RNA sequence: UCUCGCCAAAGCCAAACUCGGGGAUAACCCGGGGACGGAAAACCACGGAACUUAUGCUUCUGCAAACCUUGUGAUGCAAGAGUUGGCCGGGUUGCCGUA
Numbered sequence: 001u002c003u004c005g006c007c008a009a010a011g012c013c014a015a016a017c018u019c020g021g022g023g024a025u026a027a028c029c030c031g032g033g034g035a036c037g038g039a040a041a042a043c044c045a046c047g048g049a050a051c052u053u054a055u056g057c058u059u060c061u062g063c064a065a066a067c068c069u070u071g072u073g074a075u076g077c078a079a080g081a082g083u084u085g086g087c088c089g090g091g092u093u094g095c096c097g098u099a
Stems, first nucleotide, its partner, number of pairs: 004097002012038002017033006036086001042092003046089003049084004055078003059074002062072004
């Protein structure tokens, strides 16, 4: 130095929940509290996977107006939109040093 992750040591991060704020009163994110856990639970959306639906499309022999178009409610689908690194793979960097 590389692989590796036993015993430790110094430290680190922070699940659920909760308070405040942001977002489309979304998924989720930021800050405080809080610890389930984590050897990269540090950073990065390249490839998968999952989640959301403002947006787009479709359906209802919907509703209202209108006179062939408009508005509106609900369901479904979709990435070309967003999110998740504590879902997996991958990339980069870091503490300790038994074997």